[in-house]
The RNA shown here (transfer RNA) has 72 nucleotides and comes from Oscillochloris sp. ZM17-4.
The organism belongs to Oscillochloris, within Bacteria.
Model confidence (mean pLDDT): 82 of 100.
The sequence was found in a public genome assembly.
Its Rfam family is "tRNA". Rfam links the family to the GO term triplet codon-amino acid adaptor activity. The family's RNA type in Rfam is transfer RNA.

RNA sequence: GGGCCGGUAGCUCAGUGGUAGAGCACCUGACUUUUAAUCAGAGGGUCGUGGGUUCGACCCCCACCCGGCUCA
Numbered sequence: 001g002g003g004c005c006g007g008u009a010g011c012u013c014a015g016u017g018g019u020a021g022a023g024c025a026c027c028u029g030a031c032u033u034u035u036a037a038u039c040a041g042a043g044g045g046u047c048g049u050g051g052g053u054u055c056g057a058c059c060c061c062c063a064c065c066c067g068g069c070u071c072a
Base pairs, nucleotide, nucleotide: 001071002070003069004068005067006066007065010024011023012022013021018055027041028040029039030038048064049063050062051061052060
């Protein structure tokens, strides 16, 4: 330098054109003598960056950045 895969909540990951979600974690409440466990609830996101296509983009196209694998 070429090719492929990935980047979404604090963490692990779904979501492949029409309201951004789950589990765990954190916070609050219930229960409990207390903690843990259990149950209920709430908060938390410039969807890597910048453009383009579209009525509408996490999703499609282009360039770039970061990580991994691979070829030379």